[in-house]
RNA sequence: GAUUUAUAAAGAAGAGUGGAGAGACAGGCUCAGUGAAACUCUAGCAACCUAACUGCCAAGGUAAAGGUGCUAAUUCCUGAUUCCGAAAAGUUCGGAAGAAUAUAAAUU
Numbered sequence: 001g002a003u004u005u006a007u008a009a010a011g012a013a014g015a016g017u018g019g020a021g022a023g024a025c026a027g028g029c030u031c032a033g034u035g036a037a038a039c040u041c042u043a044g045c046a047a048c049c050u051a052a053c054u055g056c057c058a059a060g061g062u063a064a065a066g067g068u069g070c071u072a073a074u075u076c077c078u079g080a081u082u083c084c085g086a087a088a089a090g091u092u093c094g095g096a097a098g099a100a101u102a103u104a105a106a107u108u
Stems, first nucleotide, its partner, number of pairs: 001108008013042005021031003025079004043071003048067002050063001052062003075100001081097007
């Protein structure tokens, strides 16, 4: 990098270094010298893998030592395509699926 499966309306920030960008991409909108990205430290959230406990194995539950992840805004909003409904006239609105993206686990 690719594939598969699961999840994505909840939750959780301070400090130091740094010095202009950031929110994947496009459009919108937003955040940012009252300090962006990035790096470091500390703290926290969650519970995917999981030590331990519970449970007849399992399922489930408790838990949080370890491996990841995360800590502005619903994945910030919309987004190929298909289906359904409504208005209406070739577009608009609503819903569902789906795509895309992110993370985890497994395989390659």